Overview
Predicted 3D model of RNase P RNA and transfer RNA as a complex of 444 nucleotides. It holds a member of the Rfam family "Bacterial RNase P class A". About the family: Ribonuclease P (RNase P) is a ubiquitous endoribonuclease, found in archaea, bacteria and eukarya as well as chloroplasts and mitochondria. Its best characterised activity is the generation of mature 5'-ends of tRNAs by cleaving the 5'-leader elements of precursor-tRNAs. Cellular RNase Ps are ribonucleoproteins. RNA from bacterial RNase Ps retains its catalytic activity in the absence of the protein subunit, i.e. it is a ribozyme. Isolated eukaryotic and archaeal RNase P RNA has not been shown to retain its catalytic function, but is still essential for the catalytic activity of the holoenzyme. Although the archaeal and eukaryotic holoenzyme s have a much greater protein content than the bacterial ones, the RNA cores from all the three lineages are homologous -- helices corresponding to P1, P2, P3, P4, and P10/11 are common to all cellular RNase P RNAs. Yet, there is considerable sequence variation, particularly among the eukaryotic RNAs. Identified in Yersinia as Ysr151/RnpB. The coordinates come from a structure-prediction model, not an experiment, and the mean pLDDT is 78.

[in-house]
RNA sequence: GGAGUUGAUUAGAUGGUUGCUCCGAUCUUUGCAUCGGGGAGGAAAGUCCGGACUCCACAGGGCAGCGUGCUCGCUAACAGCGAGGCGGGGUAACUCGACGGAAAGUGCAACAGAAAACAAACCGCCUAUCGUGCUUAUGUACUGAUGGCAAGGGUGAAAAGGUGCGGUAAGAGCGCACCGGCGAUAUGGUGACAUAUCGGCCUGGUAAACCCCACGUGGAGCAAGGAACGAUAGGGAUGCCCCCGUUCAGUCGGGGAUCGGUGGCCCGCCGUAGACAUCCGGGUGUUCCGCAGGAGGUGAGCAGCAAUGUUCACCCAAGAUAGAUAACCAUCCACGACAGAAUCCGGCUUAUCGAUCGACUCCGAAA
RNA sequence: GGGGCUGUAGCUCAGCGGUUGAGAGUGCCAGCCUGUCAAGCUGGAAGUCGCGGGUUCAAAUCCCGUCAGCCCCGCCA
Numbered sequence: 001g002g003a004g005u006u007g008a009u010u011a012g013a014u015g016g017u018u019g020c021u022c023c024g025a026u027c028u029u030u031g032c033a034u035c036g037g038g039g040a041g042g043a044a045a046g047u048c049c050g051g052a053c054u055c056c057a058c059a060g061g062g063c064a065g066c067g068u069g070c071u072c073g074c075u076a077a078c079a080g081c082g083a084g085g086c087g088g089g090g091u092a093a094c095u096c097g098a099c100g101g102a103a104a105g106u107g108c109a110a111c112a113g114a115a116a117a118c119a120a121a122c123c124g125c126c127u128a129u130c131g132u133g134c135u136u137a138u139g140u141a142c143u144g145a146u147g148g149c150a151a152g153g154g155u156g157a158a159a160a161g162g163u164g165c166g167g168u169a170a171g172a173g174c175g176c177a178c179c180g181g182c183g184a185u186a187u188g189g190u191g192a193c194a195u196a197u198c199g200g201c202c203u204g205g206u207a208a209a210c211c212c213c214a215c216g217u218g219g220a221g222c223a224a225g226g227a228a229c230g231a232u233a234g235g236g237a238u239g240c241c242c243c244c245g246u247u248c249a250g251u252c253g254g255g256g257a258u259c260g261g262u263g264g265c266c267c268g269c270c271g272u273a274g275a276c277a278u279c280c281g282g283g284u285g286u287u288c289c290g291c292a293g294g295a296g297g298u299g300a301g302c303a304g305c306a307a308u309g310u311u312c313a314c315c316c317a318a319g320a321u322a323g324a325u326a327a328c329c330a331u332c333c334a335c336g337a338c339a340g341a342a343u344c345c346g347g348c349u350u351a352u353c354g355a356u357c358g359a360c361u362c363c364g365a366a367a
Numbered sequence: 368g369g370g371g372c373u374g375u376a377g378c379u380c381a382g383c384g385g386u387u388g389a390g391a392g393u394g395c396c397a398g399c400c401u402g403u404c405a406a407g408c409u410g411g412a413a414g415u416c417g418c419g420g421g422u423u424c425a426a427a428u429c430c431c432g433u434c435a436g437c438c439c440c441g442c443c444a
Base pairs, nucleotide, nucleotide: 001363002362003361004360005359006358007357008356009355010354012332013331014330015329016328017327018326020039021038022037023036024035025034026033027031041338045349046348048347049346050345051344052343053221054220055219056218060267061266062265063264065217066216067215068214069213070084071083072082073081074080085099086097087096088095089094100212101211105210106209107206108205122153123152124149125148126147128146129145130144131142132141133140134139161179162178163177164176165175166174180202181201182199183198184197185196186195187194188193225289226288227287228286229285235280236279237278238277239276241256242255243254244253245252259271260270261269282443283442296315297314298313299312300311301310302309303308333336368440369439370438371437372436373435374434377393378392379391380390385424395411396410397409398408399407417433418432419431420430421429
């Protein structure tokens, strides 16, 4: 210098004019006031996960369902993150992986093919036994019979370990060597796993098919939920049960049914004549809290490979409600992308014009 | 905020792992029929199965991500 990998930052700048919203202060003015200050994002997005918070039992038991799925750790929690293992890709930096179980069971595999899963024999190989012919015999031949074989050919995505040597009538893990798989043992490691030795043990694919195993999971959501004021029609219909005791009296008490409280079922718990439940009809306005100091940020120290934890110091500055955070002008340049908070946080995913910085790898050159 | 469904030919839909170059109706094109038109008959064309990945021997179909459209529920007394 070139090519590349990876992490982080930034998201036009400066000045002026005019607005919007929130907070504070001021007042002979209470306002369309004046002055001062704050005012979108890295994704505010998708709503795909996880939590906080609130209500329903203080969130309980079982089943079903759903989710997660290499290991260890981190965390409030997670499907996230870190480190590691194994496998794939890359010369490398690095990167990707739904990565538990197919030897618990069931299912599926079109077409082709002989055969598609407790194997099978189309072409083929053998001539062991029998038969027949030739031959003195050894032997040799056969569209032959009884059989043997799975090496070769062919089909297929896939054909029951692979290569080689031995062996055999021909063959075959039949035997042996190496490789692969599986199992056992030993060693190392918290573990995933790795290494070594032994055993011919050789068992196909599919679980993003059912399923099995392990772990997790109660439901609803800020229109949660609470407070105040007001309007309409505090309207209509249905449900109004049973038993026991008690009383002047359905007066009071207890038990049950039913219904409701929660998404499915069972149990349990709470309420069950009540400003209850369902349906019809009606209304759908206002204010406050929740709601902005939080698993907050920045810096330093310590522990840890790291994620992260912890201690100290400092800082905090959106909070609207039909929804403010903007518009215009000037100058400059690299000519400005995706995009707009709505209870709040941690992640993931997706969109994004560019610019800057750090670390590392490979190639080339020079010293 | 929560839940559900759909996307396949110009239009309306079927097909939900396997004979394959993916089908039906309607529309379109051509021919026949008719004096002509319609109807009828015959033949033909027309598809990134919304998009991008993955699983599988094989994907419109199963899984993940993403885009677009549609529907439902809630509040007060």